[in-house]
RNA sequence: AGAGCAGACCGGGCGGCCGCCGGCGUUAUAUGCCGGAGGAAAGUCCGGGCUCCGCAGGACACGGUGCCGGGUAAUCCCCGGAGACACCUGUGGUAUUUCCAGGGGUGUUAUAGAGAGUGCCGCAGAAAAUAUACCGCCCCGGCGCAUUAUCCUCGGAUAGUGCGCCGGGGUAAGGGUGAAAAGGCGGGGUAAGAGCCCACCACUGCACCGGUAACGGUGCAGGUACGGCAAACCUCACCGGGAGCAAAGUCGAGCAGCGGCCGGGUGGUCCGCCUGAUGGCUGCGGGUUGACUGCUAAAGGGGUACCGGUAACGGUAUUCCAAAGAUAGAUGGCCGUCCAAGACAGAACCCGGCUUACAGGUCUGCUCUUUUU
RNA sequence: GCGUUUGUAGCUCAGCUGGAUAGAGCGUCGGACUUCGAAUCCGCAGGUCGCACGUUCGAAUCGUGUCAGACGCA
Numbered sequence: 001a002g003a004g005c006a007g008a009c010c011g012g013g014c015g016g017c018c019g020c021c022g023g024c025g026u027u028a029u030a031u032g033c034c035g036g037a038g039g040a041a042a043g044u045c046c047g048g049g050c051u052c053c054g055c056a057g058g059a060c061a062c063g064g065u066g067c068c069g070g071g072u073a074a075u076c077c078c079c080g081g082a083g084a085c086a087c088c089u090g091u092g093g094u095a096u097u098u099c100c101a102g103g104g105g106u107g108u109u110a111u112a113g114a115g116a117g118u119g120c121c122g123c124a125g126a127a128a129a130u131a132u133a134c135c136g137c138c139c140c141g142g143c144g145c146a147u148u149a150u151c152c153u154c155g156g157a158u159a160g161u162g163c164g165c166c167g168g169g170g171u172a173a174g175g176g177u178g179a180a181a182a183g184g185c186g187g188g189g190u191a192a193g194a195g196c197c198c199a200c201c202a203c204u205g206c207a208c209c210g211g212u213a214a215c216g217g218u219g220c221a222g223g224u225a226c227g228g229c230a231a232a233c234c235u236c237a238c239c240g241g242g243a244g245c246a247a248a249g250u251c252g253a254g255c256a257g258c259g260g261c262c263g264g265g266u267g268g269u270c271c272g273c274c275u276g277a278u279g280g281c282u283g284c285g286g287g288u289u290g291a292c293u294g295c296u297a298a299a300g301g302g303g304u305a306c307c308g309g310u311a312a313c314g315g316u317a318u319u320c321c322a323a324a325g326a327u328a329g330a331u332g333g334c335c336g337u338c339c340a341a342g343a344c345a346g347a348a349c350c351c352g353g354c355u356u357a358c359a360g361g362u363c364u365g366c367u368c369u370u371u372u373u
Numbered sequence: 374g375c376g377u378u379u380g381u382a383g384c385u386c387a388g389c390u391g392g393a394u395a396g397a398g399c400g401u402c403g404g405a406c407u408u409c410g411a412a413u414c415c416g417c418a419g420g421u422c423g424c425a426c427g428u429u430c431g432a433a434u435c436g437u438g439u440c441a442g443a444c445g446c447a
Base pairs, nucleotide, nucleotide: 001369002368003367004366005365006364007363008362009361010360012338013337014336015335016334017333018332020036021035022034023033024032025031026030038344042355043354045353046352047351048350049349050244051243052242053241057271058270059269060268062240063239064238065237066236067081068080069079070078071077082111083109084108085107086106087105088104089103091101092100093099112235113234117233118232119229120228121227134175135174136171137170138169139168140167141166142165143164144163145162146161147160148159149158150157151156152155183201184200186198187197188196202224203222204221205220206219207218208217209216210215248293249292250291251290257284258283259282260281261280262279263275264274265273300321301320302319303318304317305316306315307314308313339342374446375445376444377443378442379441380440383399384398385397386396392430402416403415404414405413423439424438425437426436427435
């Protein structure tokens, strides 16, 4: 210097003219001054504030969350940790990219329960979950053939071995199938084999130690005690009352009543609770569609310093800014100039997150390459 | 503001309680029939199931996110 990755920030500047919305002042339909979109204002995916519903208690249903700890007003968010998995790297075991064990780094993680139950596991394969036996291996019996030995009445008989066929049985080491084959690997053992026995590893249980916990480590015992799928039903634990600023309240204007029911109230049901005949609910019809409050000072925001914490974050002090608030809905257009020629997109009660879109630019950190010293 | 639903061939739709070649009708294309055309008959092609990531041995189907469209209520 270039490239890549990650994070943070900016996302046109200045001047003039003409407009729009709001606030303030004044001599008030005029004029002057001041202010006027975003990092996502978006999607509406989560969580809260706020307002109302006759305070929301119980059961069932429904929905959500789902390793542990912390942060927060709260969360399906954020931070830290644990385990698992993937990749890279290197170590040991006779070890070769290949089998086994353990180490380091990076990344991902919707990660409770498969000794409660139900269900599914196509094809292939003997067998897919109460295990089973195709090939193979081994044992026994019968028959046939070959061969060796012995005997004799010289044609056979008896015994052994080998091969083939048939029948009975043992086995799960090996082959083969599959995503997955009923612990793995090595040795002993055996007719052949097998946790049948043993060492190591895995697994299960118990004890102790470390840790708030998830979990980890060590020791002892057990011969293994029954695969996977819960982003299949389900079980367990926890959480959830409903509606949403068109919430809700006030003022004004206008209108025409007629009928039905006895209940009504919290938007799943039932119970409970509250309330109720000058009342309430409801169907049809009629009228209005104006103004104000809510409305933006809020769990406010930014800077600096100190303190606590690994961090997310919290606390204290000080200082600065707090001036979009429309209601058919403003925030724009033109010209000049500069540069790298300006992307995605625009408030509608307000916040905290997540996700998605985004031309270009700046800064920081890491890695790689090239050049120079 | 609140809620529901759809996306599969050029068009209209099946398949969606997972199982491998994703089907049907119409249409396109080619052939037969006909003097020619229509109709009819025969045959072929055409799809990464809107997109991305995940769960699973295996995904059009299950889950999450996202994009696009349609509809309802106040």
Model confidence (mean pLDDT): 76 of 100. This is a predicted complex of two RNAs, RNase P RNA and transfer RNA, with 447 nucleotides together. It holds a member of the Rfam family "Bacterial RNase P class A". About the family: Ribonuclease P (RNase P) is a ubiquitous endoribonuclease, found in archaea, bacteria and eukarya as well as chloroplasts and mitochondria.